RNA sequence: AAAGGGCAAACCCGGGGCAACCCGGGGACGCAAAGCCUCCGGCGCCGGGCCGAAACCCGGGGUAGCGGGGCCGCCGAA
Numbered sequence: 001a002a003a004g005g006g007c008a009a010a011c012c013c014g015g016g017g018c019a020a021c022c023c024g025g026g027g028a029c030g031c032a033a034a035g036c037c038u039c040c041g042g043c044g045c046c047g048g049g050c051c052g053a054a055a056c057c058c059g060g061g062g063u064a065g066c067g068g069g070g071c072c073g074c075c076g077a078a
């Protein structure tokens, strides 16, 4: 390359949450791990600290389709 397929962005509807965002349905921008896991970094939300704003610091959600890392993994010229 091929074959069988898989997932599902934005947006819309319904639901949860203070929020970020998440769940279900619709829908496809894309994805060879866009399968799973917050250990590390980034970013975003909420609360607190610092006279005050910012920066910065601390704590608690979040993002695995922002990277790193870990685990599992279809087919094949391999």
Stems, first nucleotide, its partner, number of pairs: 006031002011026006029065001035071003039068003042063002045060005
The RNA shown here (c-di-GMP-I riboswitch aptamer) has 78 nucleotides and comes from a soil metagenome.
RNAcentral holds the sequence, with entries from MGnify.